Predicted 3D model of a 530-nucleotide part of an RNA (large-subunit ribosomal RNA, domain I) from a soil metagenome. The coordinates come from a structure-prediction model, not an experiment, and the mean pLDDT is 83.
Context: one part of a larger RNA
RNA sequence: GGUGUUGGAUGGAUGGUUAGGCUAUCAGAGGCGAUGAAGGACGUGCUAAGCUGCGAAAAGCCGGGGGGAGCUGCACCGAAGCUGUGAUCCCUGGAUGUCCGAAUGGGGCAACCCUGUGAGGCGAACCCUCACAACCGCGCAAGCGGAGCCAACCUGGUGAAUUGAAACAUCUUAGUAGCCAGAGGAAAAGAAAUCGAACGAGAUUCCGUCAGUAGCGGCGAGCGAACGCGGACAAGCCUAAACCAAGGGGUUUACUCCUUGGGGUUGUAGGGCCGACGAUAUGAGACUGAUCACGCGAGCAGAAAGACCUGGAAAGGUCUCCCAGAGAGGGUGAUAGGCCCGUACGCGUAGUCCGAUCAGCUCUAGUUGGUACCUGAGUAACGCCAGACUCGUGAAAUCUGGCGUGAAUCUGGGGCGACCACGCUCUAAGGCUAAAUACUCCUGAUAGACCGAUAGUGCACGAGUAGCGCGAGCGAACACUGAAAAGUACCCCUGGCGGGGAGUGAAAUAGACCCUGAAACCCAACACCU
Numbered sequence: 001g002g003u004g005u006u007g008g009a010u011g012g013a014u015g016g017u018u019a020g021g022c023u024a025u026c027a028g029a030g031g032c033g034a035u036g037a038a039g040g041a042c043g044u045g046c047u048a049a050g051c052u053g054c055g056a057a058a059a060g061c062c063g064g065g066g067g068g069a070g071c072u073g074c075a076c077c078g079a080a081g082c083u084g085u086g087a088u089c090c091c092u093g094g095a096u097g098u099c100c101g102a103a104u105g106g107g108g109c110a111a112c113c114c115u116g117u118g119a120g121g122c123g124a125a126c127c128c129u130c131a132c133a134a135c136c137g138c139g140c141a142a143g144c145g146g147a148g149c150c151a152a153c154c155u156g157g158u159g160a161a162u163u164g165a166a167a168c169a170u171c172u173u174a175g176u177a178g179c180c181a182g183a184g185g186a187a188a189a190g191a192a193a194u195c196g197a198a199c200g201a202g203a204u205u206c207c208g209u210c211a212g213u214a215g216c217g218g219c220g221a222g223c224g225a226a227c228g229c230g231g232a233c234a235a236g237c238c239u240a241a242a243c244c245a246a247g248g249g250g251u252u253u254a255c256u257c258c259u260u261g262g263g264g265u266u267g268u269a270g271g272g273c274c275g276a277c278g279a280u281a282u283g284a285g286a287c288u289g290a291u292c293a294c295g296c297g298a299g300c301a302g303a304a305a306g307a308c309c310u311g312g313a314a315a316g317g318u319c320u321c322c323c324a325g326a327g328a329g330g331g332u333g334a335u336a337g338g339c340c341c342g343u344a345c346g347c348g349u350a351g352u353c354c355g356a357u358c359a360g361c362u363c364u365a366g367u368u369g370g371u372a373c374c375u376g377a378g379u380a381a382c383g384c385c386a387g388a389c390u391c392g393u394g395a396a397a398u399c400u401g402g403c404g405u406g407a408a409u410c411u412g413g414g415g416c417g418a419c420c421a422c423g424c425u426c427u428a429a430g431g432c433u434a435a436a437u438a439c440u441c442c443u444g445a446u447a448g449a450c451c452g453a454u455a456g457u458g459c460a461c462g463a464g465u466a467g468c469g470c471g472a473g474c475g476a477a478c479a480c481u482g483a484a485a486a487g488u489a490c491c492c493c494u495g496g497c498g499g500g501g502a503g504u505g506a507a508a509u510a511g512a513c514c515c516u517g518a519a520a521c522c523c524a525a526c527a528c529c530u
Stems, first nucleotide, its partner, number of pairs: 001529008015515001016480002020451002022448007029440002031149002039100003042055003046078001050074002061094006070082003105114003115133007135146004153184001154182005164171001168218001194201002205232005215223002236432003239376001243262008267410001269375003272371006283363003287360006295352002299347002305320005321338002323327001329341003381405008391417001412427005467474002487514001490501004
């Protein structure tokens, strides 16, 4: 020096555990804000650094309800107190609520500085207290509304590149990401100027299929429908105009315009007006209110076991019983239907959602003949240029936009993939509309061939913390005594750390650096090798 064995030290793997996560289902909620939000700063306790709560009325104040013996948060010591005159605690309503923040009297390097007006403090000044004082929209005014925040979902505007094409430019990635605006609990879309094909269908949305088809495509890479069929869900309406009435304006006194009300709303055309006939009903509602029932929302009630044995401890074993609309689950000194909390079945407050009923309110019907008054104009269409459609300019219809030109008026007009004819079909240029659909920052319940502390969220722990960065931003580690602190009185070594006795405990090699305690590495003893 090495090898081996044994005993330690170090270390924190492994096993076990779970307070935290992850995923899903069902239900709820889908908003908060000038009555000052979200988010913060600073305070606030008997002592108080952190977290939590709260706000100068400051771990709290007042009322109503629940509850019934302890209580003064995490936080396990002490002190001082509260509480059957019902505390703490839970639900609900109210009060207070510093300063910043949309931040809003003015300013500002957020949590700070400064001002004006009115009222009050004996009050002229200073000072103090309280209230008011921003901007925008609508409105004559009084006043009403807006703003800002928020995970995803939604609509619109704007809009890449990496990439693929084995390079690259059309193309693709992709109308994606990003940015901006706006809205709702959903949004958007929506009651045919739609499709279809010679048969017909009958608003929109979503799913399956049609179908990787028809097509598009440096016909490369790739992109990619529709009709129809099967389902989910189902709901349809209001205006403009003609015409009438009232009021008002212009004005050439004959017209015209505006406002309000009536009227009217469609394609086998409909409506207005005039004439004839007929009726006074029927039904519907997406609006408002009341009542009732279910659910939710603090809670209430809730069956049934003993002995012996082992053990530190019984829930284990043995014996004899019981309940069960309850043998889900958790806890209790080991494994408990009958010990505790619960569970099944029932009951329940303020308030609230939905449903039903009732009431109100609103809406709702002609037939026939004539007349030719109306039926959405800088619109349709066309030209040029773009965009969207499966469609990359193509034979390119259709839809949308910019610029230019610019109709018809029901004997009208659009579509049927250049275009024309015939035929079929629909009725543009105004608007609203539940459900089926999308999502989950959040709440409750339940579940898992999900994780179990290098896993599972970045975070099981005072985590978006400590720390890093000028900044945008990046971003950890850290769980476990024991059934119970019974957390080692007392003695000894001692500066302390630490240790030896004693004691507690089932166990102290469970002693707080505390369950188990692997390996590397280190030490000691012994044996052997060199």
Rfam family: Bacterial large subunit ribosomal RNA. Gene Ontology terms of the family: ribosome and structural constituent of ribosome. The RNAcentral record of the full RNA draws on MGnify.